[in-house]
């Protein structure tokens, strides 16, 4: 050092749900929670997925259907940084 991950140490994060804030919505943030994580740390670069504000087309009395420029890194794959060290 590079894999690779223990009924090891020590330390870390936080799912559903609740409240407040925020956003057009999906979401995001605090704080309370533990579902579950060894990269559940960063990067929305490829895919996937969600949402449709404006936009566009259609219809008309407020519809319907395409659009990411907006979101999910706790979908997955890539990039990249890192604690611990028993087999």
């Nucleotide at each position: 050092g590079a894999c690779c991950g223990a009924c090891a140490a020590a330390g870390g994060c936080a799912a559903a749900c609740u409240u407040a804030c925020u956003g057009a919505a999906a979401g995001g943030u605090a704080a309370g929670g533990a579902c579950g994580c060894a990269a559940a740390g960063c990067c929305g670069u490829g895919g996937a997925u969600c949402u449709a504000a404006g936009g566009u087309u259609c219809a008309u009395u407020u519809g319907a259907a395409c659009u990411a420029u907006g979101a999910u890194c706790g979908c997955c794959a890539g990039g990249u940084u890192a604690c611990c060290g028993a087999a």